[in-house]
RNA sequence: AGAGUUUGAUCCUGGCUCAGGACGAACGCUGGCGGCGUGCCUAAUACAUGCAAGUCGAGCGGGGAUUAUGCUUGAUCGCUUCGGUGAGACGGCAUAUAUCCUAGCGGCGGACGGGUGAGUAACGCGUGGGUAAUCUACCUCGUAGUUCGGGAUAACAGGCCGAAAGGCUUGCUAAUACCGGAUGAGUUCAUGCUUAUGCAUAUAGGCAUGAAGAAAGGGCUAGCCCGCUAUGAGAUGAGCCCGCGUCCCAUUAGCUUGUUGGUGGGGUAAUGGCCUACCAAGGCAACGAUGGGUAGCCGGCCUGAGAGGGUGACCGGCCACACUGGAACUGAGACACGGUCCAGACUCCUACGGGAGGCAGCAGUGGGGAAUCUUGCGCAAUGGGCGAAAGCCUGACGCAGCGACGCCGCGUGUGGGACGAAGGCCUUCGGGCUGUAAACCACUGUCAGGGGUGACGAAAAGAUAGGGGAGGAAAUAACCCUAUCCUGACGGUAGCCCCCAAGGAAGCCCCGGCUAACUACGUGCCAGCAGCCGCGGUAAUACGUAGGGGGCAAGCGUUGUCCGGAAUUACUGGGCGUAAAGGGCGAGCAGGCGGCCGUGGAUGUCAGGUGUGAAAGACCGGGGCUCAACCCCGGGGCUGCACUUGAAACUACUCGGCUUGAGGGCAGGAGAGGGGAGUGGAAUUCCCGGUGUAGCGGUGAAAUGCGUAGAUAUCGGGAGGAACACCAGUGGCGAAGGCGACUCCCUGGACUGGCCCUGACGCUGAGGCGCGAAAGCGUGGGUAGCGAACAGGAUUAGAUACCCUGGUAGUCCACGCCGUAAACGAUGGGUGCUAGGUGUUGGGGGUAUCGACCCCUCCAGUGCCGGAGCAAACGCAAUAAGCACCCCGCCUGGGGACUACGGCCGCAAGGCUGAAACUCAAAGGAAUUGACGGGGGCCCGCACAAGCGGUGGAGCAUGUGGUUUAAUUCGAUGCUACGCGAAGAACCUUACCAGGGUUUGACAUGCCCCGAAGCCCUUAGAAACAAGGGCGUGCCUUCGGGAGCGGGGACACAGGUGGUGCAUGGUUGUCGUCAGCUCGUGUCGUGAGAUGUUGGGUUAAGUCCCGCAACGAGCGCAACCCCUAUUCUUAGUUGCCAGCACGUCAUGGUGGGCACUUUAAGAAGACUGCCGGUGACAAACCGGAGGAAGGUGGGGAUGACGUCAAAUCAUCAUGCCCCUUAUGCCCUGGGCGACACACGUGCUACAAUGGCCGGAACAACGGGCAGCGAAGGGGUGACCCGGAGCCAAUCCUAAAAACCGGUCCCAGUUCGGAUUGCAGACUGCAACUCGCCUGCAUGAAGUCGGAAUCGCUAGUAAUCGCGGGUCAGCAUACCGCGGUGAAUACGUUCCCGGGCCUUGUACACACCGCCCGUCACACCACGAAAGUUGGCAACACCCGAAGCCGGUGGCCUAACCCUGUUCGAGGUUGGAGGUUCGAAGUUAAGAGUUCAAAGGAAGAGGGGAAAGAAAAGAAACUGGCCCAGCCAGUUUCCCCGACCGCGAACAAACAAAUUUCGAAUCCCGAACCUCGAACAGGGAAGGAGCCGUCGAAGGUGGGGCCGAUGAUUGGGGUGAAGUCGUAACAAGGUAGCCGUAUCGGAAGGUGCGGCUG
Repeated sequence: AGAGUUUGAUCCUGGCUCAGGACGAACGCUGGCGGCGUGCCUAAUACAUGCAAGUCGAGCGGGGAUUAUGCUUGAUCGCUUCGGUGAGACGGCAUAUAUCCUAGCGGCGGACGGGUGAGUAACGCGUGGGUAAUCUACCUCGUAGUUCGGGAUAACAGGCCGAAAGGCUUGCUAAUACCGGAUGAGUUCAUGCUUAUGCAUAUAGGCAUGAAGAAAGGGCUAGCCCGCUAUGAGAUGAGCCCGCGUCCCAUUAGCUUGUUGGUGGGGUAAUGGCCUACCAAGGCAACGAUGGGUAGCCGGCCUGAGAGGGUGACCGGCCACACUGGAACUGAGACACGGUCCAGACUCCUACGGGAGGCAGCAGUGGGGAAUCUUGCGCAAUGGGCGAAAGCCUGACGCAGCGACGCCGCGUGUGGGACGAAGGCCUUCGGGCUGUAAACCACUGUCAGGGGUGACGAAAAGAUAGGGGAGGAAAUAACCCUAUCCUGACGGUAGCCCCCAAGGAAGCCCCGGCUAACUACGUGCCAGCAGCCGCGGUAAUACGUAGGGGGCAAGCGUUGUCCGGAAUUACUGGGCGUAAAGGGCGAGCAGGCGGCCGUGGAUGUCAGGUGUGAAAGACCGGGGCUCAACCCCGGGGCUGCACUUGAAACUACUCGGCUUGAGGGCAGGAGAGGGGAGUGGAAUUCCCGGUGUAGCGGUGAAAUGCGUAGAUAUCGGGAGGAACACCAGUGGCGAAGGCGACUCCCUGGACUGGCCCUGACGCUGAGGCGCGAAAGCGUGGGUAGCGAACAGGAUUAGAUACCCUGGUAGUCCACGCCGUAAACGAUGGGUGCUAGGUGUUGGGGGUAUCGACCCCUCCAGUGCCGGAGCAAACGCAAUAAGCACCCCGCCUGGGGACUACGGCCGCAAGGCUGAAACUCAAAGGAAUUGACGGGGGCCCGCACAAGCGGUGGAGCAUGUGGUUUAAUUCGAUGCUACGCGAAGAACCUUACCAGGGUUUGACAUGCCCCGAAGCCCUUAGAAACAAGGGCGUGCCUUCGGGAGCGGGGACACAGGUGGUGCAUGGUUGUCGUCAGCUCGUGUCGUGAGAUGUUGGGUUAAGUCCCGCAACGAGCGCAACCCCUAUUCUUAGUUGCCAGCACGUCAUGGUGGGCACUUUAAGAAGACUGCCGGUGACAAACCGGAGGAAGGUGGGGAUGACGUCAAAUCAUCAUGCCCCUUAUGCCCUGGGCGACACACGUGCUACAAUGGCCGGAACAACGGGCAGCGAAGGGGUGACCCGGAGCCAAUCCUAAAAACCGGUCCCAGUUCGGAUUGCAGACUGCAACUCGCCUGCAUGAAGUCGGAAUCGCUAGUAAUCGCGGGUCAGCAUACCGCGGUGAAUACGUUCCCGGGCCUUGUACACACCGCCCGUCACACCACGAAAGUUGGCAACACCCGAAGCCGGUGGCCUAACCCUGUUCGAGGUUGGAGGUUCGAAGUUAAGAGUUCAAAGGAAGAGGGGAAAGAAAAGAAACUGGCCCAGCCAGUUUCCCCGACCGCGAACAAACAAAUUUCGAAUCCCGAACCUCGAACAGGGAAGGAGCCGUCGAAGGUGGGGCCGAUGAUUGGGGUGAAGUCGUAACAAGGUAGCCGUAUCGGAAGGUGCGGCUG
């Protein structure tokens, strides 16, 4: 990096397929070891069992165990003076002075770790920011504290309920649990003053005043340590917000009411419609909102050169979830996987009353599935929770187990060993391969196995000992150092050593091409293979097996998926004339793009810096496991984002200017440009009238039709509609569709000229809008001609067509729809640039002229040719398909499908948009070579025509088909089989059939034994064969034997006319004796290929000449060869006989001769050579001369490259297959000869150009010894007898027609001879089946042949006979020979065949091609469908759990407050206190008054003058008045409006409380005060309950979307051999196609308009 596949071949387009890499894989076959990884992708299915989150007794009370002490009881024991005393087990009690455990309260942790990917298209994730809008337990650093009190409650005990789970109640108790008070550096809030800063709100501080508001203890070696509170800071973690990025569907286009914003309030750690009330009416969307589908996102991973594409396992980050749905509580953190509550589904327990549960933690189970592991060990390490610590917990984790699931490494031995064992396979039988491979010899020792030894991973913490150790007098603690002790799941593992012994260890796939590797056998379109192309129908490198080979290797293949190749979605990096693809056309909104000069800032852009871009991975360097995989370290990178500093050319923006783009003004001329109104003539038709008479009309030919009731024709007059001849032109105009008589009116655009003006105003243009041929639709007119449908007539197999006669819609007009065409230049628009030549239209300029023209030139348009360039080619080429830029539309294999469904439009027809399933390996474009054409041109041929004679009819012969048969052997089958193989079937032949035999054979070679060979005979038999007998004993010899022949035997083998001519050789037919078929080099073309070979002439001819990018050459043609026609030379026997001689009745019979004839060898001659003409001065042709012959003289032989898988395996040869007591061989008989028929080829005829009879001539080629056979004789004859002669120019065989004479007289005959009978002849072993011939007799069909068809152009046809081969015999056949001997050819239109050129093609098996549609059958997928059914997301209403929030809270409640009563404790008593009064000061509540927005309200009631508490009017309609306007009525709007409610302001008197002071008074121990307790009441606070908002599940209802299914139905696709036709491809037989309408079994036909493809 490419390759295969469309074609006969080619180039292009284009799809399909393959080679590569990868995988959490699976399946098949196979399987030695180790290391490192990895392992439910499916059912987020259901789960048995065990484990996965606890810990702290140094927070607390209690309980328990042990221990100690004390007391007690006291078994038992000792001593004893028996009084007693001592000890003392098991117990009990108390204490804790000891140690340990822990159910509960309490603290911390259960928000981490672990799992999963359901949901989620989202600020979920990624990336970068913000937080002046935030929180943060544990941890670190700092500051300040840690005070005084109080009341409960679990545990526990008692009682009660329950099956259980569990609960209720009474009583007791503790705390680092809970509550109150104090203090307040700091904190928070309020107020005032103030500083700094910023980014809008603001933020960060400072000062002052006020208010609020903390705490907990425990251990102890008494030093401290661990806690606690408040606060500041840090660290960590988290919340929220923002920019950008983040899949598919537009057949989802509009969505939204807390919706968007504001104000007040609530809520939160915090911003915010997060929630609520009110106000406003916004917000989002083509830059894709909303809806639907799918999906966890990322670092990364796979692939790729990259850009990209795919993916999101393992590892890491984030998110989400924890049976499903909802909810909050606790907490620093949750709306909480192993917590709570509720609802639902499911499972389990139950005593039926109720309860329990949640593996998407680790193992494991069922289920699902193609598929994914152990109910393992350990906390030794790392990490986590708790703890002061020891330690406990930890399925995190570390390890082990299972699986070739992956990656990596190792092994299954190493060396030697034959011209090479055996076996296997192949074979050309020689050999080759397996193959140094094995055996065998020598050696090694990895792994596995056995035995031994034996790690690293372990260092801490802790304990003990020692030392240091701030302040301090010292000790000690925290802390530090040293020493020692203690700790390993893996694991007796890794490693190492020894032993053992080549000993235990190789498979899988492939071998037609792609693609590396070939043979044999089996099979026979079967079985099977296949990734694509395609293999398999008897020689399969493609199936199966074997041998061999190739590839990889403990794996190898297959399947699936992804990327690649695929530039096949093209950013890098594609296209649109004809291959798929330019919108039918225009103006134009959004958008995209945009002229020249300058200014500014800096959007894009560029540069520097900073931050970030986690780690891991990848890359580079290094290191550690023996290497590697794997692991560790370092580096670079992470293409991005943000901030910042700068640059200013370009882009965007701002400002200023310019004129060349664009536009305007002015002056002109051209035009079927559009609309409206009017006018005109020609023609058709019709009507009227005249003339006139029998036809007209129509066609390929006819007919229908019209016409004697007067047509057609013709003349005159009239009516009406439609269209506008000539002019007219690759002329004009228009954006396209389109536009054509003339005049007028209205109107659009373009062009030219020169000056002036505006100053970029421009280009394109999604959507939307408008225009838009024909047909068609609606309403109303009109209708001459034409004319779908329809009718009739023809044609035809049919003819729903083509042709003809009619004819309705329609065609025309007005208005309104439709919106499509081959709406085409199959070519979107704009701008600029890039050689020319030649027409034409409209303008301008120049030159010239008297003038017109001509000529030169510029602009605009419209054609042709052509260069560069482009293009697959064709072609395009300034009117680009060239070179560039801008914008739009469109394409991505063919079919399905210009379809379905949905949507939009339409009156309808229908249009626009526009899939999928399924199916194919192509479908296509251009060009090439052929072939073909009911295309064209040129030219040949007995091709037609012109002639002559036949065939087809008859009889017979022969061949074939068919049929029959035991067999009728086989082959040949259009021309090119059929009197063919067969040049000759009675037996033989012979291959067939029947029967009888035979098995080394009838035949060949080799071996052994015997025998000469051979001849004759007998028996049985149809013969073969079988049995037996006799005669005979040869040749060569080195004496061993050998050759030939016969018999017997065994084995190799023989044999086969058995198959395959589609395995072959050879031979042959045919096109065709047609003139063609090719090559080398060169040239052209990308190529197939072309050129040459075409062209102009000419020829029988690619024969020759000329021309020419060709020049030459080959095979063909021609010539060379043979026969024949003329002559010559040579040579004359068997031939000949002119002259000479002899002889005969006669004959070359004889001598002789070779002149002639002739024979057979050689040679000559003919070459368009000569002349004239034509032609091009050519080739050549025409005519002529000469010549026996003249333009290849006549005939033959000779057959190019090739075609038909043509014929032949039965001539022969031959591969392979098949048979082997038979498919071989022998024999007898039969058959090949059959016979209702059909065909071919012939013979004989049908007669008078003849038949018959008689007479009498003339050939040539040949043949002959198992032969030809004479003379002579016999017979009517066939023939017989006979044998002369002849191995043959010697002998034999030999003509007929013709000719002469006669007869027949047109007749089924004197034609014709079939058939049959009888009698003979010949051949042969034998003529029955089944020969030939003869004689006699018989005398059939047939009177010249339908459609059709054959041969022949001169010595030909026709006619006549002769010979030969085959052969015993048999010839109408075949091959030859000669005799007699014509007619006709104008000509190339037509038929057939052929050659050359050209054209079209959808053909290439090549027109006997290809191919279309209906119908019928089978299968497949899809659409529609009465419905049925399921899912999803919403909506409306109902119900409403838990729970949060709000209200209420008459019920409940320990702490706090008040009062009262009682009690207790303490205190005071000449001072305190109480009471009253006064003064001063302070304070709460507050009747009421005033104001008062919106709201309840949809307002009782009232108002519009006045009245009244208040208030405001206005409009419409109806009626009235003359109007303005007013009045009345009605209606609507409007106004006021009690009350409720929200809020604000003001506020007196009175009363009360309190502080201080003063005075008075009272009381004083039975007093007073303080504190406390209990009880009662009240308050505060909290709660149950109830109510309300929200609220899951549920219910009801009508809709939406998606799926499944559905009788039936519709088309579609596919399918070796069905039916009907023939539409298309050639002029496809009516040119085709497009749109539309209509009709028809079907293709399709017809009308109208359009296109040329």